[in-house]
Molecule: Bacterial large signal recognition particle RNA
Organism: Candidatus Borkfalkia avistercoris
RNA sequence: CUGUGCUAGGUGGGGAGUCAGCGGUGCCCUGUAUCCGCAAUCCGCUAUAGCGGAACCGAACGCCUCCCCCGGAUCAGCGCGUGGAAGGUCUGCGCUCCGUAAGGAACGUUGAUCGCAAGGUCUCAUGCAACGGGCUGCCGUGAACCGUGUCAGGAUAGGGAUAUAGCAGCACUAAGCGGAUUUGUUCGUGUGCCAUGAGGUAGCUUUGCAGGAGUUACCUGCGGUUUUAACGCUUCGGCGCGCUGUUUCAAAGGAGGUCGCACAG
Numbered sequence: 001c002u003g004u005g006c007u008a009g010g011u012g013g014g015g016a017g018u019c020a021g022c023g024g025u026g027c028c029c030u031g032u033a034u035c036c037g038c039a040a041u042c043c044g045c046u047a048u049a050g051c052g053g054a055a056c057c058g059a060a061c062g063c064c065u066c067c068c069c070c071g072g073a074u075c076a077g078c079g080c081g082u083g084g085a086a087g088g089u090c091u092g093c094g095c096u097c098c099g100u101a102a103g104g105a106a107c108g109u110u111g112a113u114c115g116c117a118a119g120g121u122c123u124c125a126u127g128c129a130a131c132g133g134g135c136u137g138c139c140g141u142g143a144a145c146c147g148u149g150u151c152a153g154g155a156u157a158g159g160g161a162u163a164u165a166g167c168a169g170c171a172c173u174a175a176g177c178g179g180a181u182u183u184g185u186u187c188g189u190g191u192g193c194c195a196u197g198a199g200g201u202a203g204c205u206u207u208g209c210a211g212g213a214g215u216u217a218c219c220u221g222c223g224g225u226u227u228u229a230a231c232g233c234u235u236c237g238g239c240g241c242g243c244u245g246u247u248u249c250a251a252a253g254g255a256g257g258u259c260g261c262a263c264a265g
Base pairs, nucleotide, nucleotide: 001265002264003263004262005261006260009057010056011055012030013029014028015027020046021045022044023043024042034054035053036052037051038050062258063257064256065255066254067253072248073247075245076244077243078242079241080240081239082238084236085235086234087233092231094227097224098223099222100221102220103219104218105216106215107214115209116208117207118206119205120204121203122199123198124197125196126195127194128192129191130189131188132187133186134185135184138179139178140177141176147172148171149170150169155164156163157162
């Protein structure tokens, strides 16, 4: 130096989650680096941390460790966006009521607020009128027969004169029906500037007297009160994106370590 055979070692790694912890199946990120069985109402281990069984490479420039690094991920802070929950005992916009009287408006010397007096409205009693109802009075209509009067015709009696009863018709009425509103009477009342008497003076209103400048609270303003979670506001907790920092970290890159044994030529 070459060949053969062995051994160490290797045949991916990471993140979240789960777990006392460590791995795995499952999910995600890198990326290409064997197979079989077990395994999320889980499977197997115990800080030396998958278990069990095979196959391949094999001291090849592979393996191990560290650094760096980007693809990702975790945590924290800030900003933006998006929506969730609670709060009316933070607070605005609204709502209720009260007060004030700065501005506006209205009334007021053709006399305000207040004051005094007399009335009305109010209550009771006695009546009056009106309205409504009933009855009565008036007018009209109104009885085939069982209302009245007169009773044609006809009927009956009579020798006759005439008499009798009496239908229709006509007139007048009863019961009934209707009309007018001019009689009288009676009942009633959210009718009435009605009459008389008694009562009452809180409110409203009318008038008179006195007095001499304000009154109202309609609108805005100011203050207080009530209520409201739609919006603003306060608090809590999510999701997404961006920035900064922290912790990790696949592949790539760099450094160090290891770089073995046996036999034969």